Source information
Predicted 3D model of a 98-nucleotide RNA (THF (Tetrahydrofolate) riboswitch aptamer) from Ligaoa zhengdingensis. Rfam family: THF (Tetrahydrofolate) riboswitch aptamer. Rfam's curators write: Tetrahydrofolate (THF) riboswitch was first reported for Ames et al. as an RNA motif in 5' untranslated (5'-UTR)regions of folate transport and biosynthesis genes in Firmicutes genomes. RNAcentral holds the sequence, with entries from Rfam.
This record gives sequence, C1' cells and structure tokens, in this order.
RNA sequence: AGCAGAGUAGAAGCCUGCGCGUUAAGUGCUGGCCGGACGGGGAGUUGCCGGACAGACGAAAAGCGUGCCUUGCGGUGCAGGCUUCGCAUCCCGCUGCU
Repeated sequence: AGCAGAGUAGAAGCCUGCGCGUUAAGUGCUGGCCGGACGGGGAGUUGCCGGACAGACGAAAAGCGUGCCUUGCGGUGCAGGCUUCGCAUCCCGCUGCU
C1' cells in the first nucleotide's frame, strides 16, 4: 500500500410476567419547536429516537357471580427471555492475509 473481516448504541418479530384503557387514554398520522443517540477515536445528514404543544382521524365488547370480577378487545405501557437485523456516510484506528 492492496484485499478481507470483527465489534456498538439500538431496531424489528415472537414468547412470558405485571400493569393501563374499554366512562377512550394509549397506539398510529400531520405540523413546526426543543433535545438526544449513532462500532475504539473524530466529524456527522435531507436518516433515527425522545419531549411538550397544536391539528386531523378513530375503536369491541360479552358474561353473571354485579366484583372497579372473569373472558375478550387495543397497530396499549413497562420488564425479562429468544431470534433476526445493525456504525447513513467520511477519515483514522483494530484483526487476518499479501
């Protein structure tokens, strides 16, 4: 110097547990604002995540034992487990080979 490779935060799906709502919150959608994270180091987007606000849309209840019970339902919250994916990109570094 060339070629190849490893590794993160995290994301998605499924399962389990404990909750919340079913008197409609939450989830999902849109808008601008604010903030955060993005392999070991540096930079970092028109990508990602979060927060509060505003707007549009919008639901599955049933049972009898009448308890805020049970069974359901919700693109429902959190935690754990498993599987899969996984630095936007750039520079340097690391490992192997030449």

Description: The organism belongs to Ligaoa, within Bacteria.